[in-house]
Notes: The part of an RNA shown here (small-subunit ribosomal RNA, central domain) has 347 nucleotides and comes from an uncultured bacterium. Its Rfam family is "Bacterial small subunit ribosomal RNA". The prediction has a mean pLDDT of 87.
Context: one part of a larger RNA
RNA sequence: CCGGAGGUAGAGGGAGCGCAGACGGUUUUGCAGUCUGAAGUGAAAGCCCGAGGCUUCUCUUCGGAGUUGCUUUGGAAACUGUAUAACUAGAGUAUCGGAGAGGUAAGUGGAAUUCCUAGUGUAGCGGUGAAAUGCGUAGAUAUUAGGAGGAACACCGGUGGCGAAGGCGGCUUACUGGACGAAAACUGACGUUGAGGCUCGAAGGCGUGGGGAGCAAACAGGAUUAGAUACCCUGGUAGUCCACGCGGUAAACGAUGAAUACUAGGUGUCGGUUGCAAAAGCAAUCGGUGCCGUCGCAAACGCAAUAAGUAUUCCACCUGGGGAGUACGUUCGCAAGAAUGAAACUC
Numbered sequence: 001c002c003g004g005a006g007g008u009a010g011a012g013g014g015a016g017c018g019c020a021g022a023c024g025g026u027u028u029u030g031c032a033g034u035c036u037g038a039a040g041u042g043a044a045a046g047c048c049c050g051a052g053g054c055u056u057c058u059c060u061u062c063g064g065a066g067u068u069g070c071u072u073u074g075g076a077a078a079c080u081g082u083a084u085a086a087c088u089a090g091a092g093u094a095u096c097g098g099a100g101a102g103g104u105a106a107g108u109g110g111a112a113u114u115c116c117u118a119g120u121g122u123a124g125c126g127g128u129g130a131a132a133u134g135c136g137u138a139g140a141u142a143u144u145a146g147g148a149g150g151a152a153c154a155c156c157g158g159u160g161g162c163g164a165a166g167g168c169g170g171c172u173u174a175c176u177g178g179a180c181g182a183a184a185a186c187u188g189a190c191g192u193u194g195a196g197g198c199u200c201g202a203a204g205g206c207g208u209g210g211g212g213a214g215c216a217a218a219c220a221g222g223a224u225u226a227g228a229u230a231c232c233c234u235g236g237u238a239g240u241c242c243a244c245g246c247g248g249u250a251a252a253c254g255a256u257g258a259a260u261a262c263u264a265g266g267u268g269u270c271g272g273u274u275g276c277a278a279a280a281g282c283a284a285u286c287g288g289u290g291c292c293g294u295c296g297c298a299a300a301c302g303c304a305a306u307a308a309g310u311a312u313u314c315c316a317c318c319u320g321g322g323g324a325g326u327a328c329g330u331u332c333g334c335a336a337g338a339a340u341g342a343a344a345c346u347c
Base pairs, nucleotide, nucleotide: 004318007301008300012315014200015199016198017197021193022192023191025087026086027085029083030082031081032080033079034076035075036074037073038072039071040070041069048064049063050062051061052060053059090190091187092186093185095182096181097180102176103175104174105173106172107171108170109153114148115147116146117145118144119143120142124135125134161168162167205246206245207244208243209242210241214240215239219235220234221233222232257314258313259312260311261310262309265292266291267290268289269288270287271286272285273284274283275282276281296303297302320347321346322345329340330339331338332337
């Protein structure tokens, strides 16, 4: 490089935006590419074919073929490019409408845990398989009232919703993104993908400054045990929370890249619209989200209009196991480390 692959065997980038590039809807006309005919040229020798000359070969003479190219010119019209003129089915804008834990900021509410103060009250509480460490006569646990503070939001709550992914859940307000439906006014291919690049990116971690109720790595003690650097118990610091910055990884999973078109049905559910039509309900349709299932696919499991089916476009990726996501180099980072990423050797 070709070929073949990628849900689970090796293999989809964590996700988006997007420059270059690649690919790209319908119609008209011109030009170019493309196809085809003719003419000119394409030196000779050589190569190839057929004859001739030396006894044959070598060699050589003649003829033919070939010279796939270039130029000029006559045509063909499918496809591709380009220019031009249009179109509306892709895409977008405007209008109307409802749904939503989409985002950011500010404010605010109740339950619960803990702590503090005061009252009642007395000997236990707590914890476990059983215990002990621990707390408690300096009055605990329990209970009542008041207060402080931090964090998380029971029920509703749902294989419900929203978001590109990570993710998002008390309530209110402000600002703000996207999707969907209806109708069909406007633009007129403005599209798809996307190497590099840029942005976002759970938890844990790092820096500075706050905060600290509960929980809780590390750590201490008590148990268990042959031992117990654990599982269980009592404590407990970072951290968890906030602001700003860094980091950039996850079983970042649907282990399934994005986009478009096509290919039986059935049944739930969420958001619209239309009709039958007051409601309940039924039917149709568009968009999500589930289950089952035919064809087809698949090694099987299974997938099956939300494809792992049938096709096309673009990107990323795989090529035996270990060594190894290691070493070296480079880039990034405060560091931790991340990204890129071998070989020897061995089976």